[in-house]
RNA sequence: CAUAAGGUGAUCUAGGGUUCCGAUGCUGUUUACUAACAGGAUGGCUGGUCCGAGAGAUUACGGUUCGUAAGAACUACACGGAGGGAUAAAAGCCCAGGAGGU
Numbered sequence: 001c002a003u004a005a006g007g008u009g010a011u012c013u014a015g016g017g018u019u020c021c022g023a024u025g026c027u028g029u030u031u032a033c034u035a036a037c038a039g040g041a042u043g044g045c046u047g048g049u050c051c052g053a054g055a056g057a058u059u060a061c062g063g064u065u066c067g068u069a070a071g072a073a074c075u076a077c078a079c080g081g082a083g084g085g086a087u088a089a090a091a092g093c094c095c096a097g098g099a100g101g102u
Stems, first nucleotide, its partner, number of pairs: 007061006015051002020048002022045001023042002026039005062075005077097001079100001083095003
């Protein structure tokens, strides 16, 4: 310097926020207490729904080589901002195995 399908999907996890549910506390109304209803606040609220990894897991398909076929083997490695974008919002999401670095 060149080369390659460093492929695709599913289910999860680390992680992430706050539309919805729940939680917490506030105000108002009703109520004998308990409590119920309405409104708005909080994600420096454990959570459920939700988002979710190239460099996390599992699995299926795919790819390469061998094989008449069934099938077998291989599918390695992977430091990394700032900024921007989507969604309700954020992120290890997407731009992006990008810029840069080794």

RNAcentral holds the sequence, with entries from ENA, Rfam and Ribocentre. Guanidine-I riboswitch aptamer from Acinetobacter baylyi, 102 nucleotides, folded computationally. NCBI's taxonomy places the organism under Bacteria, Gammaproteobacteria, Moraxellales, Moraxellaceae, Acinetobacter. The same sequence occurs in records of 3 taxa. Of the family's consensus pairs, 100% are formed in the model. The coordinates come from a structure-prediction model, not an experiment, and the mean pLDDT is 80. Rfam family: Guanidine-I riboswitch aptamer. Rfam links the family to the GO term regulation of gene expression. Rfam describes the family as follows. This family represents a conserved RNA structure found upstream of the ykkC and yxkD genes in Bacillus subtilis and related genes in other bacteria.